[in-house]
């Protein structure tokens, strides 16, 4: 300290998620030990049991239990003595019971409580038992009532009634320094003893009297504790804005320890609230804890303070103190007893129980220590407290072995088969022994009190009581501890999570969008480091990992420390309150602020430093720290405030000056329509076309007149005016504002501005006019699948006046308002000055708008840039992920439409700005391509081949499917081929290798059986090497086969955009950056071809060239090619010659091979930038790439092929392998595609006749001759070929016929009969001959090829092949055109720019109903409850007043006596 996630990828914004710390935790899994901690966070639910509050006989009558003592009889005993009984409170104690203190502490627990509460810090009108401390007393009397005793009631809990009694219980009186009332005269009020000790006195012999001690009375200090009042702090909500009648106040009077409306009576009409009253949720509050760098947040367990409570709710009593947890009354719910009349109780006290929960412990020991009650003390009592159990809940700290130890065992995993890893890790050898274990030993916590001795005090006192200091005795619950020794053996002690990336740590196996995972992204569809096992490996470790929470990261609520132009976010606009803020000088002041100084800021915690426990944790001493708050003492710059002045900010006067600023009136023409008149004929009008509609009743069109509304062309301008909204004919009258100048006044009068008040475009309501033109709705005609529109055609509210609602708007500069300070540069409007002019235009300053660039600064970017979005200040408003939503409830307005103010549930992981590359547009620019246009020839229609879909079949094997599947894989399915069906065999196998063991045979021939494979039978091996040899069968083992799946696991290959011109990189420069420049831009090219310019500047794969062919020469060889000219031979003749390369010969010439040579815009004119380049021309065989091949950038289609191959993986092994034999790949109601062949006279057909090229050829090609109408056949010359052969080219030419018709056109289709190839032509070849003559007359909507030796048309060759192609396919020559203005459109594409909400990129993305399905949530006649406010009725206890009746013992009064 960050990091994952929106995107193709960038930057922002802007939410989710992660890593950390932490906890009174829970769950899973797993546990060795020990220290120190903690342990019902839920149901303040309900409680069985047993404890947790008592003490005091030194107050007080007593003696019921328990010891003892006396007495007395008895019994036993000699006798001390022992036992029984009786009697006695003697004693030591003590049940009950009167008293006295204490049960108001201490424990527990957060229900209420938003202030009667807490925390700081102050104040005054108060109480306070026991405790200290001082003063002053304790005199002297008096009647009761418990207990007891009788005598009743009731189950009981409990009670009545008479009687007896004591006191530190009660009540007069006496005193009264201090106290208290008071009208200052005076008046009033106390008390208790009790124990010890004792010289003198004195006694009824009990004492009395002294005296200490303790108790008691009055009062006064304090201390302590407690009421009580002030001031600031203290959660969220305005969708809670108004609350309060004893309310606020005063006076009198009551009450309280005490101030006070606290109460009550009169008066008054206050109080409290936007600084948030009142309501309504939620909540004990502090110290502090946990996080956080800090502010700051979240909590309030354990400790500690305080408050509140004590089944619920009420109320008082007693008391110093309570409106009382373990007290009292009522009243409720609940339990629980009961004789059915009545009683009886409150674990939120320890512990336990049972429910509630995800969860929380033993019905445990002990007063030994610390502290508390009571007591003179001893001593009781104390579930407070100390310790033990139980819990890995937290912290903390120890061990679970150490060295050594490579045959790198075994055994798992993995693997490229070598190996690697597990891993010195085990094992094996030396060694130690914490901790558990067992046996011995063994502290501190104890120090008082008690008894004694010595000293001091009190006291007359050597007593008792205090107090010092020695001695002695005694008390541990914990403890079977802590600690230390000794013994025995590696001996009894590791696990949990995670390994896709955040985020440390990989690989097999299974699974197959299933099973799972998953904090977030996201993973899983057959090759998953992501599920689920294992093998390695990584964190942490007696833990270890889910889950829940809080803080952090998150500057994501921004005080520290955010924002608002376009991301969320400036109010539609002005005035103006309250409130923030607020020139310039002096002075006072000293509230704010600054210092110092007391005081509190409890302790404990944090932090710093010693200290104890073997060390930590843990526990303890010191300091510091506690930033707070109040008093006081200073400072006075600064702000506040007082009080005084100034003019620079604000106003105000004068004088100008522009302007669709506002409100009213009142005028004008232009235009539209409607009315009348007149001319005048048939249309008009309207659209892309059209109709609806107007029109022969006379329209449009045109001239006259006339009505009547609205809104004002030009002027006119990023021109003026206005706060905005918005204002535009022209006078006039009312009126608001701004700007200039240059003086003079006022003297801070300013800027903002929550609420509040006014204005507020169109639409829309309301009353009431008024309506030419438009024009929702709403009819008509059209479009269209539909057309509730988009056009037309008509037309009602409205639009227009008045007058009153409505109050939104992309009300926009998407930019609040005011003020200040910061480079220029060009406009344009108003007004000034100054040059300048005869005036004007001009030109320079300068000021108040209005626009345009544009530094410097900002900005995520685009922008913005003195009219800031830039530096600052002042105030205001508004934002905090997308949806749900400006919706829904509430409330306010509104006549209604609405409006304003405004949430959540659920749900996603994103939603959003800017800018970027690219792709796309029925965007744009330029530019190409037989891409259109312009031809020519075709298909679509006909038969008929092929191939596909379909369907059908046992099978019709498979693949290819938009251009880029369909005469494709197939360059040739009758068996074969073949992979498909049926049958019928084989099982180390139809084929490879290897090993081991066995054999002499296998093949071949004959021959049986059989559809065949196959089987039986007979004949029967080889040799330089005699064997471990070759071959060959056979068993067996490893294995072989698989045209079986996966082309979405590949390799290779191919199609495709596309022979499209593009498509990249290095370094530079630009940008936060994805990225741009380069490659754009200006010309030119077939071309990113060059050329110039440029923040480029250079390179690369592409283009082009080099490479073959081909077009035109040269050279050079010259057979099998050639044959001009010389010879000869044969044929032949019309005697001139001709043919014949046949032959000697020859090399010119064709031609053939192989080598040069030519073209380069190289020259001349035009044009262009003196450029590239382009046009034109000469020349040349060829001219501007000469034609034609070959070659296909980077990448796109998960394009195509696992069936050419090759290959990972799965998947079959008597079978998905492997053999045979038949079938089938040819099946046919049909649909497509390619092609032939036609429909005919440019022709058919018959005869004659010319004139090629590339290529093949020995299992071949096959002349010459002969047969056969033919296909062929017989026969076999020459040739492995420039030599023979195929071979006959055709169209064409020249002659004959047919004359326009289903023909002498067309050939399907079919009968019959033959060739030929073949083991075999039935399914299922070709061909030939007789016969037969089908559709078809030029082909719909559409659609295709092709720009010259092409298209067209005509024949030839080959491959493949036993045959089988007149149509396919590659090839080769013959004849050979037409058109192209020309880029508007169509289809493809290249560059450039624009828009995008696409990036799987338009075949994209995405909206809304409907259908069916689940789900969750609501309305609905009613109905019952629950809260709360108000209003009335009933009304316990209680306590205060009032009357009334009763009782009444001590006092007091009368009376008798």
């Nucleotide at each position: 300290a960050g990091a994952g996630u929106u995107u193709g990828a960038u930057c922002a914004u802007g939410g989710c998620u992660c890593a950390g710390a932490u906890a009174g935790a829970a769950c899973g899994c797993u546990g060795g030990c020990g220290g120190c901690a903690u342990g019902c966070u839920u149901a303040a639910c309900a409680c069985a049991u047993g404890c947790a509050a008592g003490u005091c006989g030194a107050a007080c009558g007593g003696u019921a239990a328990c010891a003892g003592g006396u007495u007395a009889u008895g019994u036993a005993g000699c006798a001390a003595u022992a036992c029984a009984u009786a009697a006695u409170g003697c004693u030591g104690a003590c049940g009950a019971g009167u008293g006295g203190c204490g049960g108001a502490c201490g424990g527990g627990u957060g229900a209420g409580u938003a202030a009667u509460g807490c925390a700081u810090a102050g104040g005054a009108a108060u109480c306070u038992a026991c405790c200290c401390a001082g003063u002053a007393g304790c005199g002297g009397g008096g009647g009761a009532c418990a207990a007891c005793u009788u005598a009743g009631g009731g189950a009981a809990a409990c009670u009545u009634a008479a009687g007896c009694u004591a006191a530190u219980a009660c009540c007069g009186c006496a005193u009264a320094c201090g106290c208290c009332c008071u009208a200052c005269g005076g008046g009033g009020g106390a008390a208790a003893g009790c124990a010890g000790g004792g010289g003198a006195u004195c006694u009824u012999c009990g004492g009395a009297c002294c005296u200490u001690g303790c108790a008691c009375u009055a009062u006064u200090g304090g201390a302590u504790g407690a009421g009580c009042c002030u001031a600031u702090g203290u959660c969220u909500g305005a969708u809670u804005a108004g609350c309060u009648a004893g309310u606020u106040g005063g006076u009198a009077g009551g009450g309280u320890a005490a101030a006070a409306g606290c109460c009550u009576a009169c008066c008054a009409a206050g109080g409290c609230g936007a600084c948030g009253a009142u309501c309504a949720g939620u909540a004990g509050c502090u110290g502090g804890u946990c996080u956080g760098a800090g502010a700051g947040g979240a909590c309030g367990a354990c400790c500690a303070g305080c408050c509140a409570c004590a089944c619920u709710g009420g109320g008082a009593c007693u008391g110093a103190g309570a409106c009382a947890c373990g007290g009292c009354c009522c009243a409720g719910a609940c339990u629980c007893c009961u004789a059915c009349g009545g009683g009886a109780g409150g674990c939120a006290g320890c512990a336990g129980u049972g429910g509630g929960g995800a969860a929380u412990a033993u019905u445990g020991g002990a007063c030994a220590a610390u502290g508390g009650g009571g007591g003179c003390a001893a001593c009781c009592c104390u579930g407070a407290u100390c310790c033990a159990g139980c819990a890995a809940u937290g912290c903390c700290g120890c061990g679970u072995g150490u060295g050594u130890g490579a045959a790198g065992a075994a055994g798992g995993c993995c693997u490229g088969c070598g190996g690697g890893u597990u891993g010195u890790a085990a094992a094996g050898c030396a060694c130690u022994u914490u901790u558990a274990g067992u046996g011995g030993g063994g502290a501190c916590g104890a120090a008082a009190a008690c008894u004694u001795g010595c000293g001091g005090g009190c006291u007359a006192a050597u007593a008792a009581c205090c107090u010092g200091u020695g001695a002695g005795c005694c008390u541990g619950a914990c403890u079977u501890a802590a600690c230390c020794c000794a013994c025995a053996g590696a001996a009894a002690a590791a696990g949990c999570a995670c390994c896709g990336g955040c985020u440390a740590a990989c690989u097999c196996u299974g699974u197959g969008c299933c099973a799972g995972c998953a904090g977030c992204c996201g993973c899983g569809g057959u090759a998953a480091u992501a599920c689920a096992g294992a093998g390695g490996g990584u964190g942490c470790g007696a833990g270890c990992g889910u889950u829940u929470a809080u803080c952090g990261g998150a500057a994501u609520u921004a005080c520290u420390g955010g924002g608002c132009g376009u991301a969320a976010a400036g109010g539609g606009u002005g005035c103006g309150u309250a409130g923030g803020u607020g020139g310039u000088u002096c002075g006072a002041u000293a509230a704010g602020u600054c210092a110092g100084a007391u005081g509190u800021g409890a302790a404990a915690u944090c932090c710093c430093u010693g200290g104890g426990c073997u060390u930590a944790a843990c526990c303890u001493g010191g300091g510091a720290a506690u930033u707070g708050c109040a008093u006081u003492u200073g400072a006075u710059a600064c702000u506040g405030u007082c009080a005084a002045a100034c003019u620079a900010g604000a106003g105000u006067g004068u004088g100008g000056u522009a302007g669709a600023g506002g409100u009213a009136a009142g005028c004008g023409g232009a235009a539209u329509u409607c009315c009348c008149g007149g001319u005048g004929u048939a249309g008009c009008g309207g659209u892309g076309a059209a109709a609806u509609g107007c029109g022969u009743a006379g329209a449009u069109a045109u001239c006259g007149g006339g009505a009547g509304g609205a809104a004002c062309a030009u002027c006119a301008g990023u021109g003026g005016c206005g706060a905005a909204g918005g204002c535009g004919g022209c006078u006039u009258a009312c009126u608001g504002g701004a700007c200039c100048a240059a003086c003079a006044c006022u003297g801070a009068c300013a800027c903002u501005g929550a609420g509040g008040c006014a204005c507020g475009a169109a639409a829309g309501c309301g009353u009431g006019g008024g309506u030419a033109g438009c024009a929702a709705a709403c009819a008509g005609g059209a479009u269209u699948a539909g057309a509730u529109a988009c056009c037309c055609u008509g037309g009602u509210a409205g639009u227009c006046c008045a007058c009153g609602c409505c109050c939104u708007a992309a009300a926009c500069g998407a930019u609040g308002u005011c003020g200040a300070c910061u480079a220029g540069c060009c406009g344009u409007u108003g007004g000034g000055c100054u040059c300048a002019u005869a005036a004007a235009a001009g030109a320079g300053c300068u000021u108040a708008g209005u626009g345009g660039c544009g530094c410097a600064g900002u900005u995520a970017a685009c922008g913005c840039g003195a009219u800031a979005a830039g530096u600052c200040g002042a105030c205001c408003g508004c934002c905090u992920g997308g949806g749900g939503a400006g919706u829904a409830c509430g409330g306010c307005c509104g006549c209604a439409a609405g409006g304003c103010u405004a949430a959540a549930a659920c749900u996603c992981a994103a939603a959003u700005g800017a800018a970027u590359u690219g792709a796309c547009g029925g965007g744009g620019g330029c530019c190409c391509g037989c891409a259109c246009a312009a031809g020519c020839g075709g298909u679509g229609g006909a038969g008929c081949a092929u191939g596909u879909g379909g369907u059908u079949u046992a099978a019709u094997u498979c693949g290819a499917u938009g251009c880029a599947a369909c005469g494709c894989g197939a360059a040739g399915a009758a068996c074969c081929u073949u992979a498909c069906c049926a049958a019928g065999g084989c099982u180390u196998g139809a084929c490879a290798u290897a090993c081991a063991c066995c054999g002499g045979a296998a093949a071949g021939c004959a021959u049986c059986a059989g559809a065949g494979a196959u089987g039986g039978u007979g004949c029967c091996c080889c040799c330089c090497u005699u064997g471990u040899g070759g071959u060959c069968g056979g068993u067996g083992u490893a294995c072989a086969g698989g045209u079986g799946g996966u082309g979405c696991a590949u390799g290779g290959c191919u199609g495709u955009c596309g022979u499209c011109a593009g498509c990249u990189c290095g370094u530079g420069u630009c940008g936060u950056g994805a990225g741009a420049u380069g490659u754009u831009g200006g010309g030119u090219u077939a071309a990113g071809u060059c050329c110039c310019g440029c923040a480029a500047c250079g390179a690369g794969c592409g283009c082009a060239a080099c490479c073959c062919c081909u077009g035109u020469u040269c050279u050079g060889u010259g057979u099998u090619g050639c044959c001009a000219g010389c010879a000869u031979g044969c044929c032949u003749u019309u005697c001139g010659g001709g043919g014949u390369g046949a032959u000697g010969g020859g090399g010119a010439c064709u031609c053939a091979c192989a080598g040069g040579a030519g073209a380069c815009c190289g020259c001349c004119g035009g044009g262009g930038u003196c450029a590239a380049c382009u046009c034109g021309g000469a020349g040349g065989a060829a001219g501007g790439u000469g034609g034609g091949g070959a070659c296909g950038a980077c990448g796109u289609c998960a394009a195509g092929u696992c069936a050419u191959c090759a290959u990972g993986c799965c998947c079959c092994u008597u079978a998905u392998g492997u053999c045979u034999u038949g079938g089938g790949c040819u099946g046919c109601a049909c649909a497509c595609g390619u092609g032939c062949u036609a429909c005919a006279a440019u022709g058919g057909u018959c005869g004659g006749u010319a004139c090629a090229a590339u290529g093949a050829g020995c299992u071949g090609c096959g002349a010459u001759a002969c047969c056969g109408c033919a296909a062929g056949g017989u026969g076999g010359a020459g040739c492995g070929a420039a030599u023979c052969u195929c071979a006959a080219a055709a169209a064409g030419c020249c002659g004959g016929u047919c004359u326009c018709a289903g023909u002498u056109c067309g050939g399907a289709u079919u009968g019959g009969g033959g060739u030929c190839u073949g083991c075999a032509a039935c399914u299922c070849g070709a061909c030939c001959c007789c016969a037969u003559g089908a559709a078809g007359u030029c082909g719909g909507a559409g659609u295709u090829g092709c720009u010259a030796g092409u298209a067209a048309u005509c024949g030839c060759a080959g491959a493949u092949c036993a045959g089988c192609a007149u149509u396919g396919c590659u090839g080769c020559g013959g004849u050979g055109a037409a058109u192209a203005c020309g880029u508007u459109c169509c289809c493809g594409g290249g560059c450039c720019u624009u828009g995008u909400a696409c990036a799987c990129a338009c075949c994209g993305c995405c909206c809304g109903u409907c259908a069916c399905g689940u789900c969750a949530c609501g309305a609905a006649a009613g109905u019952c409850g629950g809260u709360a406010a108000c209003a009335c009725c009933c009304g316990a206890a209680g306590c205060c007043g009032g009357u009334g009746g009763c009782c009444c013992a001590a006092c007091c009064c009368c009376g008798a006596g």